A computed fold for a 143-nucleotide RNA from Wenzhouxiangella sp., annotated as SAM riboswitch aptamer (S box leader). The organism belongs to Wenzhouxiangella, within Bacteria. The coordinates come from a structure-prediction model, not an experiment, and the mean pLDDT is 80.
[in-house]
């Protein structure tokens, strides 16, 4: 590297050095000497991993406690396992701070345009909101 699971329309920038290409790949579109892209120091968003709660359901054990009393069926307060749904924190682990992951790229796809052929009504060709895949990227994991 490959494997799982999760997310991916929000958000959040200033100095200093370098100096010519960056934006994963391909078309496109932007950024970039008015110095990007990269390092490096400060800041900040976020809230996965983390802590603390509330509510629900589950798993389990105690306690009291109705009922029937042979076995059994329950109520109710309480610790616990797990999950879901929410708050709140952000000390630590990442991650991020142009543009939806910049946009398309494979399938499907309501609808719209157009040519053509007609008796209905089809064909092709465009374009497409949207939905799913795929590629990526970021945690958390498992190895």
């Nucleotide at each position: 590297a490959a494997c799982u699971c999760a997310u991916c329309g929000a958000g959040a920038c200033c100095g200093a050095c370098c100096g010519a290409g960056g934006g994963a790949c391909a078309g496109g579109c932007c950024c970039u000497u008015u110095g990007a892209c990269g390092u490096c120091g400060g800041g900040g968003c976020a809230a996965c991993c983390u802590g603390c709660g509330a509510u629900g359901a589950c798993u389990u054990c105690c306690g009291c406690u109705u009922c029937u009393u042979u076995u059994g069926a329950g109520g109710c307060g309480g610790g616990u396992u797990u999950c879901a749904u929410u708050g709140c924190a952000a000390c630590g682990g990442u991650g991020c701070c142009a543009a939806u992951u910049c946009c398309u790229g494979c399938g499907g796809a309501a609808g719209c345009c157009g040519a053509c052929u007609u008796g209905a009504a089809g064909u092709c060709g465009g374009c497409g909101a949207c939905c799913g895949a795929g590629a990526g990227a970021u945690g958390a994991g498992a190895g």